[in-house]
Context: one part of a larger RNA
RNA sequence: GGAUGAACGCUGGCGGCGUGCUUUAGGUAUGCAAGUCGAACGGAUGAGGCCGCAAGGCCAAGUCAGUGGCAGACGGGUGAGUAACGCGUAUGAAUCUACCCUCGAGUGGAAAAUAACUUGUCGAAAGACGGGCUAAUGUUCCAUGGUAUCGCAAGAUUAAAGGAGUUAACUCUCCGCUUGAGGAGGAGCAUGCGUCCUAUCAGCUAGUUGGUAAGGUAAAGGCUUACCAAGGCUAUGACGGGUAUCUGGACUGAGAGGUUGAACAGACACAGGGGCACUGAGACACGGGCUCCACACCUACGGGUGGCAGCAACCAGGAAUAUUGCGCAAUGGGGGAAACCCUGACGCAGCGACGCCGCGUGGAGGAAGACAGCUUUCGGGUUGUAAACUCCUUUUGAUAGUCCCUUCACAGACUAUAGAAUAAGGCCUUACUAACUACGUGCCAGAAGUCUCGGUAAUACGUAGGGGCCAAGCGUUAUCC
Numbered sequence: 001g002g003a004u005g006a007a008c009g010c011u012g013g014c015g016g017c018g019u020g021c022u023u024u025a026g027g028u029a030u031g032c033a034a035g036u037c038g039a040a041c042g043g044a045u046g047a048g049g050c051c052g053c054a055a056g057g058c059c060a061a062g063u064c065a066g067u068g069g070c071a072g073a074c075g076g077g078u079g080a081g082u083a084a085c086g087c088g089u090a091u092g093a094a095u096c097u098a099c100c101c102u103c104g105a106g107u108g109g110a111a112a113a114u115a116a117c118u119u120g121u122c123g124a125a126a127g128a129c130g131g132g133c134u135a136a137u138g139u140u141c142c143a144u145g146g147u148a149u150c151g152c153a154a155g156a157u158u159a160a161a162g163g164a165g166u167u168a169a170c171u172c173u174c175c176g177c178u179u180g181a182g183g184a185g186g187a188g189c190a191u192g193c194g195u196c197c198u199a200u201c202a203g204c205u206a207g208u209u210g211g212u213a214a215g216g217u218a219a220a221g222g223c224u225u226a227c228c229a230a231g232g233c234u235a236u237g238a239c240g241g242g243u244a245u246c247u248g249g250a251c252u253g254a255g256a257g258g259u260u261g262a263a264c265a266g267a268c269a270c271a272g273g274g275g276c277a278c279u280g281a282g283a284c285a286c287g288g289g290c291u292c293c294a295c296a297c298c299u300a301c302g303g304g305u306g307g308c309a310g311c312a313a314c315c316a317g318g319a320a321u322a323u324u325g326c327g328c329a330a331u332g333g334g335g336g337a338a339a340c341c342c343u344g345a346c347g348c349a350g351c352g353a354c355g356c357c358g359c360g361u362g363g364a365g366g367a368a369g370a371c372a373g374c375u376u377u378c379g380g381g382u383u384g385u386a387a388a389c390u391c392c393u394u395u396u397g398a399u400a401g402u403c404c405c406u407u408c409a410c411a412g413a414c415u416a417u418a419g420a421a422u423a424a425g426g427c428c429u430u431a432c433u434a435a436c437u438a439c440g441u442g443c444c445a446g447a448a449g450u451c452u453c454g455g456u457a458a459u460a461c462g463u464a465g466g467g468g469c470c471a472a473g474c475g476u477u478a479u480c481c
Stems, first nucleotide, its partner, number of pairs: 001481004006477005013359006019352002021317001026315003030312003035070003040067002043064003048059004077270003086195007095187003100183008108142004117132006148157003162175004196242003203233003208230008245267004249260004272293005295306004323349001325348003331345001332343004362392004372383004398417006425470005431450002436465005446453002
């Protein structure tokens, strides 16, 4: 000198774009953050309409819990753990893949249940149990068989679901369903190389290293088990200890390098601490389940409930970090044939000079060089064209109005009016280092980044005037180059 997710002191006009718990992966009241589909299904309810003397019946937009489907494995958060094939890069073979795309084949027949509903019982609640009825794109069986598995072969085993609209029609169209082959994107696995400090850590290892057989997985493999062999790693640092998510990048530097990993993007890991599986194409699953532990809440003491490292917000901690805001208008995601619904992703607004950038605090003229301040050799010098005064302008701000308001939350555009009006500070002034005098103080009070300054004329302390440098900022502290 540059840099920062900064903090502190003094000061502070506006706008744009960014950015904002680095500390306790501490604890959380409240609200919201993942639903959707009636064109899969049976019901319940039902505005309104029609018939009827009435009771009631029929049609029916819509709404609702449940069964079922798809989505809750994405999106969002955090960096605790991890020195590892975790990440980066380059390869590989023994794999899987819902939705999407391309090409081909098929979509025949039958059955038994169950929720909702109704009824009974238990319980404070959470909820649980039993009887009865019913549907499906839910479940099961049969048929067919290009694929796959087994088999030398013969052969054996292995699918499916309907819905909506339309038609005179068994007609046509669309959305589905099953199966085969391929694609795209995604995922799992393996390997070479790279990846911090420490030897005041020198030896480590029994599923350990390899083989055979079996099991297991979507898949190779000690992944697991039995048996056999005795191997495997290590001074090119094994093993142990400490620290730490990694990368694209970022900062600095002429570069080499050093430091770093906030924001944005890719990967990984985690979801109060530990473990486990279920469902599923995909999880061993943040807002799913079971279990142990800690904590907290409810309780009729028998038993239950919960998980903000989602967005806001609160308490605590801390030098320190924001609103319990608006909207799905845009982009993107989920569901749906669609209309549409959901979306604290996202788009916006609010707060903070936290950062960068832009603008303003007026412009031109104006010497009786006014008053006043400071100083003086008492002549003057200086603040200083600075002010006053004259003319002008209106950025920004204020007031009022118009447009945009056509799917538009927010934002924006234009016009008029008055008026220089609403807006300057901070640090420094011995040298490094740009900028000097007076007074006060008297090794005191104090200053200080370093050398040092101060003991009676201090350009170094304090005050004033002058000056210098930056400027809505200026300094200090911390850290990196």
Molecule: small-subunit ribosomal RNA, 5' domain
Organism: wastewater metagenome